Predicted 3D model of a 72-nucleotide RNA (transfer RNA) from Callorhinchus milii. Rfam family: tRNA. It is annotated as a transfer RNA. Rfam's curators write: Transfer RNA (tRNA) molecules are approximately 80 nucleotides in length. The source organism's lineage runs through Eukaryota, Eumetazoa, Vertebrata, Chimaeriformes and Callorhinchus. The coordinates come from a structure-prediction model, not an experiment, and the mean pLDDT is 81.
Formats: sequence, structure tokens, C1' cells
RNA sequence: AGUCCCGUAGCUCAGUGGUUAGAGCACUCACUUCACAAAUGAGAGACUUGGGUUCGAUUCCCAGCAGGGCGA
Repeated sequence: AGUCCCGUAGCUCAGUGGUUAGAGCACUCACUUCACAAAUGAGAGACUUGGGUUCGAUUCCCAGCAGGGCGA
């Protein structure tokens, strides 16, 4: 070179062509405590890039980028 898979929050993962993109852990604040932890409440935080299809794309298609598997 070839072929296959994956890319969503700081990490591990859901998710679906349309109505606020969710969960656990982590983080911040409040509450509590002499203090820390735990518990409770609230909050911040994400769809790899470009193009196409579509009334509408995180989702479908194509290409790129990054990672991984197989094989030489």
C1' cells in the first nucleotide's frame, strides 16, 4: 500500500432524521460538620473536520484527520 472497526462532557459509555443530546464517576457552589469524608440540593461541561442528500443531519452517503485490529 490493502481490508475492517471506532470517533458524543475531564474519564467510561448510552442515544436517536425533528420536541432541551442523557447516565455513572470526576469538577464547582450551597447545605451539613469543630474539621474532613459521606449524604442532599443546584450548576458548568460534549456530537473529530469538510462536502453532499434532505424541509430538517450528532444520526444517512463521500472524502480527509486521529486511534485500533488483521495481514504482508